Record summary: This is a predicted structure of an 82-nucleotide RNA (transfer RNA) from a Candidatus Vogelbacteria bacterium. Rfam family: tRNA. Rfam classes the family as a transfer RNA. The sequence was found in a public genome assembly. Its mean pLDDT, the model's own confidence on a scale to 100, is 81.

[in-house]
RNA sequence: GGGCGGAUGGCGGAAUUGGUAUACGCGUACGUCUCAGAAGCGUAUGUCGAAAGACUUGAGGGUUCAAGUCCCUCUCCGCCCA
Numbered sequence: 001g002g003g004c005g006g007a008u009g010g011c012g013g014a015a016u017u018g019g020u021a022u023a024c025g026c027g028u029a030c031g032u033c034u035c036a037g038a039a040g041c042g043u044a045u046g047u048c049g050a051a052a053g054a055c056u057u058g059a060g061g062g063u064u065c066a067a068g069u070c071c072c073u074c075u076c077c078g079c080c081c082a
Base pairs, nucleotide, nucleotide: 001081002080003079004078005077006076007075010026011025012024019065027045028044029043030042031041032040046055047054048053058074059073060072061071062070
């Protein structure tokens, strides 16, 4: 230099045909249980905000009524070729 794959919450990881972003698990907080603790069980848990609301899928643009998903450029990571 060329080709392919990937980047989503605090972490792992889904999101089918473009149609509720964050299912599910872990973690965390509070509660329950216990003499006490662990385990189990229940509720909550993206960010800002008092609320209303706004924002958020590596970055920037485009298409669309609507983009994590399609198109273009760039960054970073992995694999292959040279």